[in-house]
The part of an RNA shown here (small-subunit ribosomal RNA, 3' major domain) has 478 nucleotides and comes from Sphingopyxis italica. Its Rfam family is "Bacterial small subunit ribosomal RNA".
Context: one part of a larger RNA
RNA sequence: UGACGGGGGCCUGCACAAGCGGUGGAGCAUGUGGUUUAAUUCGAAGCAACGCGCAGAACCUUACCAGCGUUUGACAUCCUAAUCGCGGAUCGUAGAGAUACUUUCCUUCAGUUCGGCUGGAUUAGUGACAGGUGCUGCAUGGCUGUCGUCAGCUCGUGUCGUGAGAUGUUGGGUUAAGUCCCGCAACGAGCGCAACCCUCAUCCCUAGUUGCCAUCAUUCAGUUGGGCACUCUAAGGAAACUGCCGGUGAUAAGCCGGAGGAAGGUGGGGAUGACGUCAAGUCCUCAUGGCCCUUACGCGCUGGGCUACACACGUGCUACAAUGGCAACUACAGUGGGCAGCAACCGGGCGACCGGUAGCUAAUCUCCAAAAGUUGUCUCAGUUCGGAUUGUUCUCUGCAACUCGAGAGCAUGAAGGCGGAAUCGCUAGUAAUCGCGGAUCAGCAUGCCGCGGUGAAUACGUUCCCAGGCCUUGUACA
Numbered sequence: 001u002g003a004c005g006g007g008g009g010c011c012u013g014c015a016c017a018a019g020c021g022g023u024g025g026a027g028c029a030u031g032u033g034g035u036u037u038a039a040u041u042c043g044a045a046g047c048a049a050c051g052c053g054c055a056g057a058a059c060c061u062u063a064c065c066a067g068c069g070u071u072u073g074a075c076a077u078c079c080u081a082a083u084c085g086c087g088g089a090u091c092g093u094a095g096a097g098a099u100a101c102u103u104u105c106c107u108u109c110a111g112u113u114c115g116g117c118u119g120g121a122u123u124a125g126u127g128a129c130a131g132g133u134g135c136u137g138c139a140u141g142g143c144u145g146u147c148g149u150c151a152g153c154u155c156g157u158g159u160c161g162u163g164a165g166a167u168g169u170u171g172g173g174u175u176a177a178g179u180c181c182c183g184c185a186a187c188g189a190g191c192g193c194a195a196c197c198c199u200c201a202u203c204c205c206u207a208g209u210u211g212c213c214a215u216c217a218u219u220c221a222g223u224u225g226g227g228c229a230c231u232c233u234a235a236g237g238a239a240a241c242u243g244c245c246g247g248u249g250a251u252a253a254g255c256c257g258g259a260g261g262a263a264g265g266u267g268g269g270g271a272u273g274a275c276g277u278c279a280a281g282u283c284c285u286c287a288u289g290g291c292c293c294u295u296a297c298g299c300g301c302u303g304g305g306c307u308a309c310a311c312a313c314g315u316g317c318u319a320c321a322a323u324g325g326c327a328a329c330u331a332c333a334g335u336g337g338g339c340a341g342c343a344a345c346c347g348g349g350c351g352a353c354c355g356g357u358a359g360c361u362a363a364u365c366u367c368c369a370a371a372a373g374u375u376g377u378c379u380c381a382g383u384u385c386g387g388a389u390u391g392u393u394c395u396c397u398g399c400a401a402c403u404c405g406a407g408a409g410c411a412u413g414a415a416g417g418c419g420g421a422a423u424c425g426c427u428a429g430u431a432a433u434c435g436c437g438g439a440u441c442a443g444c445a446u447g448c449c450g451c452g453g454u455g456a457a458u459a460c461g462u463u464c465c466c467a468g469g470c471c472u473u474g475u476a477c478a
Base pairs, nucleotide, nucleotide: 001478002477003475004474005473007472008471009470010469011468012467013466015462016461019426020425021424022423023422026318027317028316029315030314031313032312033311034309035308042053043052064304065303066302067301068300069299070298073129077128078127079125080124081123082122083121084120087106088105089104092101093100094099109119110118111117131293132292134291135290136289140287141286142282143281144280145278147276152191153190154189155188156187157186158167159166160165171182172181173180197270198269199268200267202238203237204236206234207233208232211228212227213226216225217224241264244258245257246256247255248254320419324378325377326376327375328374329373336367337366338365341360342359345356346355347354348353385416390411391410392409393408394407395406396405432454433453434452435451436450437449438448
């Protein structure tokens, strides 16, 4: 100087408390451990691994296993020789396929000094080489997590100390903040904080179609004429600064209350992550040193596996019901997506879906709501709760749903009566609850990323638990 203390002081945070809803019990989904297996590819491991890499394993993916093939190789550059085409479509044979053989047709390389001279392509050969998701993240780059959006981390000159170092950065106030004020052997400065950026909330202006409709006419319908007021869209501006008033404070920084205002003291949300820590994670995104393989640890293919199952854990979904289930009627969004696509509407089917066919490369057409509401019924029961499991018949995607997809109908109707110790999230348009969209994607979502609808309770307070910051103290620690 740090680190540590079941030392002290001050302070902060959904850290506790006050509340609301969960997890831990059940069934299922998903990840992991373990076990099994020819293989169940590999990585991730307290917080910060475990719905993580995987924004989607039937083949492919795929790295794993078995078998069948292949060796200058699926891919790149160079050398030698040969050919002038290469390529595309197509018939058939063998095969699980890769591949090997074969029939027919289309096409018949470019420049040219007319010399296989130059370029290009293919085949064959030779070796240089290719190739490796093989090892080392403790050789690395890059990227990322974490403490933590915590308020810290340093430097120059000066001064003090033999020196390591100290001072500044400590102290008194204050703040979300090393934020600001005052004081001070310090005076300044840098990286962070804040602001500058995006978005939401108010108003003005410009613009008015594909959007909108107050007034006039018209219609089943903003449908049409008309209009651009309003909504909305999207470009530019205004607006918030403790600016104003009162109190308090040291006449300071600030704090408390008030006015006006759409918004008030950082207005809400996002992006933004200092010096560093964990030899944290990743050699399987990529790049790369070293090591290793080179008729194989490379490459191609078929089938299987990654989906196994006594069990254990994490994360979720659905429930256990009456604030509910079922039936009928009926209303209201926003973000986004759409041509190998979204599909209105009509018809068929109990349904998944199928057939036909408008419109739309989209503010034009389309995907497109549910909870809520009204009425009826069920009356506390393992039930008209709950839907697992199983049987069967179908639908869709796809070359192909056996291992191993999703969905529909009928039948079946398991556990489950609110969950031990323990434990998680959340402070407002939040929690809870309800549906909708998108990426990936042929198909497959309870996951992920977004969107809107309905919409709470509680916070006395900082003694305690956890994490962190500043000062101080002790130390057999560095």